[in-house]
Molecule: transfer RNA
Organism: Vicugna pacos
RNA sequence: GGAGGUAGAGCUCAAUGGUAGAGCACGUGCUUGGCGUGCACGAGGUUCUGGGUUCAAUCCCCAGUACCUCCG
Numbered sequence: 001g002g003a004g005g006u007a008g009a010g011c012u013c014a015a016u017g018g019u020a021g022a023g024c025a026c027g028u029g030c031u032u033g034g035c036g037u038g039c040a041c042g043a044g045g046u047u048c049u050g051g052g053u054u055c056a057a058u059c060c061c062c063a064g065u066a067c068c069u070c071c072g
Base pairs, nucleotide, nucleotide: 001071002070003069004068005067006066007065010024011023012022013021018055026042027041028040029039030038048064049063050062051061052060
């Protein structure tokens, strides 16, 4: 220098253009003599940044940033 991939809840990750979810973690309650466990409920998101397409974008297009892999 070139090519490809990834970016979303505290962590690991789903989501066919139509109200963004799960597991773990966290908080509360129940259960226990108490702590694990189990059950129920709750909180937590500018979906990396900017722009474009569209009635509508996590999703499609362009550019940028960070990281990873490959080629030279």